[in-house]
Context: one part of a larger RNA
RNA sequence: GCCUGCGAGUUAGUGGUGCGUGGCGAGGUUAACCCGUGAGGGGAAGCCGCAGCGAAAGCGAGUCCGAACAGGGCGUGGUAGUCGCGUGCUCUAGACCCGAAACCGAGUGAGCUACCCGUGGCCAGGGUGAAGCGCGGGUAAGACCGUGUGGAGGCCCGCACCCACCAGGGUUGAAAACCUGGGGGAUGAGCUGCGGGUAGGGGUGAAAGGCCAAUCAAACUCGGAGAUAGCUGGUUCUCCCCGAAAUGCAUUUAGGUGCAGCGUCGUGGUAGGCCUGGUGCUGGUAGAGCGACUGGAUGGCGAAUGGCCCGGUGCGGGUACUGACGUCAACCAAACUCCGAAUGGUGCCAGGCAGUGCGCGGCAGUGAGUCCCUGGGGGACAAGCUCCAGGGUCGAGAGGGAAACAGCCCAGAUCACCGGCUAAGGCCCCGAAGUGUGUGCUGAGUGGAAAAGGAUGUGGGAUCGCCGAGACAACCAGGAGGUUGGCUUAGAAGCAGCCAUCCUUGAAAGAGUGCGUAACAGCUCACUGGUCAAGUGAUCCUGCGCCGAUAAUAUAGCGGGGCUUGGAAGCACACCGCCGAAGCCGUGGCACCGCCCCCUUGUGGGUGGUGGGUAGGGGAGCAUCCCUCACCGCGGUGAAGCAUCCCUGUAAGGGGGUGUGGAGUGUGGGGGAGAGAGAAUGCAGGC
Numbered sequence: 001g002c003c004u005g006c007g008a009g010u011u012a013g014u015g016g017u018g019c020g021u022g023g024c025g026a027g028g029u030u031a032a033c034c035c036g037u038g039a040g041g042g043g044a045a046g047c048c049g050c051a052g053c054g055a056a057a058g059c060g061a062g063u064c065c066g067a068a069c070a071g072g073g074c075g076u077g078g079u080a081g082u083c084g085c086g087u088g089c090u091c092u093a094g095a096c097c098c099g100a101a102a103c104c105g106a107g108u109g110a111g112c113u114a115c116c117c118g119u120g121g122c123c124a125g126g127g128u129g130a131a132g133c134g135c136g137g138g139u140a141a142g143a144c145c146g147u148g149u150g151g152a153g154g155c156c157c158g159c160a161c162c163c164a165c166c167a168g169g170g171u172u173g174a175a176a177a178c179c180u181g182g183g184g185g186a187u188g189a190g191c192u193g194c195g196g197g198u199a200g201g202g203g204u205g206a207a208a209g210g211c212c213a214a215u216c217a218a219a220c221u222c223g224g225a226g227a228u229a230g231c232u233g234g235u236u237c238u239c240c241c242c243g244a245a246a247u248g249c250a251u252u253u254a255g256g257u258g259c260a261g262c263g264u265c266g267u268g269g270u271a272g273g274c275c276u277g278g279u280g281c282u283g284g285u286a287g288a289g290c291g292a293c294u295g296g297a298u299g300g301c302g303a304a305u306g307g308c309c310c311g312g313u314g315c316g317g318g319u320a321c322u323g324a325c326g327u328c329a330a331c332c333a334a335a336c337u338c339c340g341a342a343u344g345g346u347g348c349c350a351g352g353c354a355g356u357g358c359g360c361g362g363c364a365g366u367g368a369g370u371c372c373c374u375g376g377g378g379g380a381c382a383a384g385c386u387c388c389a390g391g392g393u394c395g396a397g398a399g400g401g402a403a404a405c406a407g408c409c410c411a412g413a414u415c416a417c418c419g420g421c422u423a424a425g426g427c428c429c430c431g432a433a434g435u436g437u438g439u440g441c442u443g444a445g446u447g448g449a450a451a452a453g454g455a456u457g458u459g460g461g462a463u464c465g466c467c468g469a470g471a472c473a474a475c476c477a478g479g480a481g482g483u484u485g486g487c488u489u490a491g492a493a494g495c496a497g498c499c500a501u502c503c504u505u506g507a508a509a510g511a512g513u514g515c516g517u518a519a520c521a522g523c524u525c526a527c528u529g530g531u532c533a534a535g536u537g538a539u540c541c542u543g544c545g546c547c548g549a550u551a552a553u554a555u556a557g558c559g560g561g562g563c564u565u566g567g568a569a570g571c572a573c574a575c576c577g578c579c580g581a582a583g584c585c586g587u588g589g590c591a592c593c594g595c596c597c598c599c600u601u602g603u604g605g606g607u608g609g610u611g612g613g614u615a616g617g618g619g620a621g622c623a624u625c626c627c628u629c630a631c632c633g634c635g636g637u638g639a640a641g642c643a644u645c646c647c648u649g650u651a652a653g654g655g656g657g658u659g660u661g662g663a664g665u666g667u668g669g670g671g672g673a674g675a676g677a678g679a680a681u682g683c684a685g686g687c
Stems, first nucleotide, its partner, number of pairs: 001687006011093003015090010027048003033042003052059002062074004096234002099231001103224006114198009123188001125157003128153001132149006161185003165182005200216001202212003237621006247260005261366002263363006273353010287339001288337002294333003298329005306321001307319004369394001371392008399410003414589004419585003425579003428561003434576001436575006447563001453547002457544010474531005480504003485499003510525001514523002590611008598602001622676001624673008633665002641660008
C1' cells in the first nucleotide's frame, strides 16, 4: 500500500417543550406494593388540570402597591385537560466517536546511572633523581660547595586499565551511540569486583537541569478516568421539495457564544409584498456658484495705516518698504452654499408577478468571505493592499467563450433524442462556420506588451503666405558708396563689447546672417537681375504607423501553423450569410405546486407553472438482523451463501437461469434494533 472484518447520534428520567396518533374528558392517571404460572386483577397515597394575586400573613374573580372608593402590575371575562405510544429538539448524565500536554492518590524501582559506606583487587617497562644521610672541601663554629648514597612526586615517556579530543566510515547501521586510525590519563581528586545506603517536588549532582533501568524542567505502574479539549480529524443506504450565511449589537470577546438578520416546516388571519407606469411629497449628493455666507487664494489699478528718511511751525514733504480697504479680472473648499439634478425614499391610483408579505410556534445553519464594476476613507490618486457603501459573480453554479484560467463575457443543467433557432465569441488550416461584399487605412509582422520624449513615415481636414507680371530648389551674375559709423581699445575696419542704426546710387545690397583675420584681407548670407519652368512654403487639428524597447534550457508578449503592396487571415466603417451552449423551440417521459372536470372520486383526466444547489429544514422510501401472526408457503427431486449470465424498477434495489454448495429459508401484516463504510497518520488479521 491493497484486501477482508470491525468502526461513531445511544440509553436512562412518573425531567422540560413541540409535533403526530390513541384512551378518557372537568376531569385524567396511578407509584411502591399485593394476588395470580401467565394473561390479568387489585392498590387513590401521590401528581397534573379545574383560580388567581402577594415576599408573606392573607384575601379571592380578584389581588398586590397605596391613606385612597387615584392610578398602575399580574389575573378573570368562559373553556381543555390528562395518561400512553411514536417522533423533533433540549436538560442532567462520558451523551456522536477517537485524540492531549497535564493534575492528584496509592504503589514499584539505585541489577542502568549519581553520590556515599563496608570489604577486597589492579596499575608491563623505561626515565627524572626532592628531602635525608655518608665522605671530601669550607668556617672560630656555621651557612655553603662538591661528590656519593638515597628514592620523593595529583613528576616525565609508555602497555594493561580508564576516558572520549579530531577525522573518516556507519546513518532502513554489524550496533536505538558502533567501527577504524590518530588522541588524553595511566601512584592518583586513579581504576575496579562484591556487599550495602539515599526515592519522585524526593534523591544524587567537581553543576549539564546532568543522572535516578534505551524514559527526566519532576521516573515508572495502576487508579481518580470515558479528566477536560470554545481545538483538529472522522461520522456508513436512496430519491423528492425548498434553500442560507460569512452582517448588526454585546462578549477576559475576536477561528467561541447570546440576541437580532437571512433558511425551512407547521399554523392563523386576511391584509400585505415585489416590479413597472401615472401622480403628489421628500432631500442637499453630482454639478455649479461665491458682490450669498464662512474660510482659502492670484494678478492689475487706486490707496488708508504703519516703518524708514528729510524736516521740524502745520492734517508738512519723500519713499524700489508694508499693504487694510475699494475696484477690475480670473479662481479653490469633506467639516462653505444664493443654487441644485439624475438615481433614491415615501403616499395614492392602475397593471403585472408569484413557494408574495405579516403574526405565532418547531428545527436549523451562518456570524473567517472572495473577486469584478461604481461612489468614497486609509495608503504613495502603490498592492491579487485595507476599510465602508450600491450592484454582480463565485461561495453553493454545471454548460459556451476568454489557448489553459472559482470571482471576467454569454447563459442558470428534471430526463431522453444521430431534430431546429440563437447568445457571447467566431467563420484560411489545426477546428464547426465566408479564403464573404463595398470603401478606405497600415508596410511597422504594426496587428501579436509599455512611458516621458523624439522624428521631412504616411492618409484626411483647416488656416495663412509666395506664384505664368514666373514663385520654390539649383545654376550664372550682382551684393555698392559716405565709412575703418561713434565709443571703447594695443588694435575693434559689418562680424570682442557698448550706443546709434542714418543718407546716397541703384534692379538690388543690413552701419550687416555665419565662417574667417592680431587687426585688415578673404568666403558667405539677407536682398536683386538672369536661366529654367509649375507649383512652392509655414502653422494647427486628426487616422494609422516609427524610435525610445536589454536576461538568463528553446521560438516563448498571435494557442499553433501560418497571414500583408494584384485582392490581408491586420485596422476602421457599413452590409449580407453562416457556425456556435445543458439558453430558446420541437417530440416523448417523470416529479412537485396551483387551477379546472367527472357520465368511472381514482394511485383518475385536462391545463398552467416549476424542478442547479453547499450548510441546513421538510417529505417519501430501499436493504440488513431478530421477534410475532398468517400463508398448516418453499426446501436432499437441493435452503442460505458464493460465481456468472439474463430480465426489470426513477434510486436504494428486485426477479430469474446455470454452476457451486449441502440445510435451512421466503412472502405478507405488525414490532424491535449492536441496522448500511472509502476516508478518522482509524483498529485487527492476511497478502
Large-subunit ribosomal RNA, domain II from Actinopolyspora mortivallis, 687 nucleotides, folded computationally. Its mean pLDDT, the model's own confidence on a scale to 100, is 86. Rfam family: Bacterial large subunit ribosomal RNA. Its family is annotated with ribosome and structural constituent of ribosome in the Gene Ontology.